A computed fold for a 568-nucleotide part of an RNA from a Candidatus Niyogiibacteriota bacterium, annotated as large-subunit ribosomal RNA, domain V. The prediction has a mean pLDDT of 81. NCBI's taxonomy places the organism under Bacteria, Bacteria candidate phyla, Candidatus Niyogiibacteriota.

Context: one part of a larger RNA
RNA sequence: CCUGCAGUUAGACGAAAAGACCCCGGAAGCUUUACUGUAGCUUGAUAUUGGGUUUAAGCUUCUGAUGCGUAGCAUAGUGGGGAGGCUUUGAAGUGUUGUUUUCGGAUGACACGGAGCCGCCAGUGAAAUACCCAUCUUCAGUCGCUUAUAUUCUAACCUUGAGGGCAAAAACCGCGGGGAACAGUAUCUGGCGGGCAGUUUAAGUGGGGCACUUCCCUCCUAAAGAGUAAUGGAGGGGUCUAUUAAGGUCGGCUAGCUCCGGAUGGAAAUCGGAGCGAUAGGGCAACGCCAUAAGCCGGCUUGACUGCGAGGCGGACAUGCCGAGCAGGUGCGAAAGCAGAGCGUAGUGAUCCGAUCGUUGGCAUUAGAUGCCGCGAAAGCUCAACGGAUAAAAGCUACUCCGGGGAUAACAGGCUAGUACCGCCCGAGCGUCCACAGCGACGGCGGUGUUCGGCACCUCGAUGUCGGCUCAUCUUAUCCUGGCGGUGAAGAAGCUGCCAAGGGUUCGGCUGUUCGCCGAUUAAAAAGAUACGCGAGCUGGGUUCAAACCGUCAAAGAGAACCUUAAA
Numbered sequence: 001c002c003u004g005c006a007g008u009u010a011g012a013c014g015a016a017a018a019g020a021c022c023c024c025g026g027a028a029g030c031u032u033u034a035c036u037g038u039a040g041c042u043u044g045a046u047a048u049u050g051g052g053u054u055u056a057a058g059c060u061u062c063u064g065a066u067g068c069g070u071a072g073c074a075u076a077g078u079g080g081g082g083a084g085g086c087u088u089u090g091a092a093g094u095g096u097u098g099u100u101u102u103c104g105g106a107u108g109a110c111a112c113g114g115a116g117c118c119g120c121c122a123g124u125g126a127a128a129u130a131c132c133c134a135u136c137u138u139c140a141g142u143c144g145c146u147u148a149u150a151u152u153c154u155a156a157c158c159u160u161g162a163g164g165g166c167a168a169a170a171a172c173c174g175c176g177g178g179g180a181a182c183a184g185u186a187u188c189u190g191g192c193g194g195g196c197a198g199u200u201u202a203a204g205u206g207g208g209g210c211a212c213u214u215c216c217c218u219c220c221u222a223a224a225g226a227g228u229a230a231u232g233g234a235g236g237g238g239u240c241u242a243u244u245a246a247g248g249u250c251g252g253c254u255a256g257c258u259c260c261g262g263a264u265g266g267a268a269a270u271c272g273g274a275g276c277g278a279u280a281g282g283g284c285a286a287c288g289c290c291a292u293a294a295g296c297c298g299g300c301u302u303g304a305c306u307g308c309g310a311g312g313c314g315g316a317c318a319u320g321c322c323g324a325g326c327a328g329g330u331g332c333g334a335a336a337g338c339a340g341a342g343c344g345u346a347g348u349g350a351u352c353c354g355a356u357c358g359u360u361g362g363c364a365u366u367a368g369a370u371g372c373c374g375c376g377a378a379a380g381c382u383c384a385a386c387g388g389a390u391a392a393a394a395g396c397u398a399c400u401c402c403g404g405g406g407a408u409a410a411c412a413g414g415c416u417a418g419u420a421c422c423g424c425c426c427g428a429g430c431g432u433c434c435a436c437a438g439c440g441a442c443g444g445c446g447g448u449g450u451u452c453g454g455c456a457c458c459u460c461g462a463u464g465u466c467g468g469c470u471c472a473u474c475u476u477a478u479c480c481u482g483g484c485g486g487u488g489a490a491g492a493a494g495c496u497g498c499c500a501a502g503g504g505u506u507c508g509g510c511u512g513u514u515c516g517c518c519g520a521u522u523a524a525a526a527a528g529a530u531a532c533g534c535g536a537g538c539u540g541g542g543u544u545c546a547a548a549c550c551g552u553c554a555a556a557g558a559g560a561a562c563c564u565u566a567a568a
Base pairs, nucleotide, nucleotide: 022405023404024403025402026401027400028397029396030395031394034199035198036197037196038195040192041191042190044188045187046186047185048184050153051152052151053150055148056147057146058145059144062141063140064139065138067136074129077135078134079133080132081131084118085117086116093112094111095110096109097108098107099106100105157179158178159177160176161175163173164172202214203213204212211231215237216236217235218234219233220232238386239283240342241341247301248300249299250298251297252296253295256276257275258274259273260272261271281290282289284347286345287344288343305328306327307326308325311322312321313320317387330339331338332337353380356377357376358375359374361373362372363371364370412459413457414455415454416453418452420448421447422446423445424444425443429439430438466541467539468538469537471533472530473529474528475527476526479504480503481502482499483498484497485496486495487494506520507519508518509517510516
């Protein structure tokens, strides 16, 4: 040195299991005031479903009553006819009594009574009364119908007893009892309805979640054409204007600040003068633009038109933007001319559906009206996740599952070094005096790769994660032991610095602890690196599955004693 055997597990990012954590895509289970359904329960209608009676309401037949402004004998419903009508088949009047009342009466019944009473006329009044006919309001009774209510019947229907045939049972049959047109059932219908079912529950994102954002306008970033990203830096919009238009046209005008002067009057009101020159103003953000004004004032007005549109800008597409000119009709202006909204750039929504208006079209029907469809206009979406998946939608999963990802997080490593640690420079100041024995503000420059971070580069077809135990190897920015310098070093004990890594660097209480605090020692009880060394070496106290105990919260249910009350 090689080999066999016996051993030990540091490494082969050892083996095992297409990572269970995390993210992405999918699924499943569960929840609920997510959405949409549905079993079930419930409401009503109709059918099965029939006969009486009562009551109520409505309609209707018949009878009887009822009707009051003022004036007028007085309680005149309305219209018509009418000169007579009623009465021994009992008039006036009186008594008792019913109904009604506007308290004046009106109208019935019975008794007494025994021959009149009313109308026409007159008068009052808008209308004239007796009597007859028709009719209206209101009330009472009554025939009938309908609906409802209550009740009753039995024959549907339901239930039940013994019996029949049979080995036995069910069904069925007749008889009896009970219920009963209810119940039950069927169809339609309103409600309740995680009991059950199917689904939805966005994306961006220096991992995901939370937060924020998502469309449009202005500026910077933007690198002097256009365009240009980021969870880069700043702001706005989802309109407003026609009762003095903030539109059109014609005519006219010029702000603002400073200084000086001037009653109330002030920093600032209105008046006069000068200087500067757009700083003003333009409905609103910003930018561009504006004095020939696009700014301010006044007159007249509706072009804030209809039908088009050469040609362009912009642009993946679809949207978007500018536009001379022609025809029609119009406003202003003497005219030339200008006017198809607004100084410009935001003030918004595709497709489908579609109220409404129009229509020489189609279909149906017709005497016509009309209905449906088409065509031309067109209101209606914070469809704001704003190129808008549906008319219609939230969550939990540690009970989870599948497909994937080191395209993406947690451990470790790597890069970086803000943070951290360790130095250096300057030297205000402290140190009685004295910057530098020992310290050192405000600042500046480095080093290390021990902290907290940033990045997301290997690893998600697995690199086991804290602490302890065992075993350690290394570094030095040295805690002790060794050798030295300075001292604010008398000695002793210290402080500070230099050299130095040979060796060493404790035992306990609490806590899972590393750490820390405490106790007792020690020469000293140093700091770190090694996948925060070491789980194919151990442990498993912590962290970080399921299961379970106790407790808490929520929900459902049961309930004694006691308290309270008049009873609750």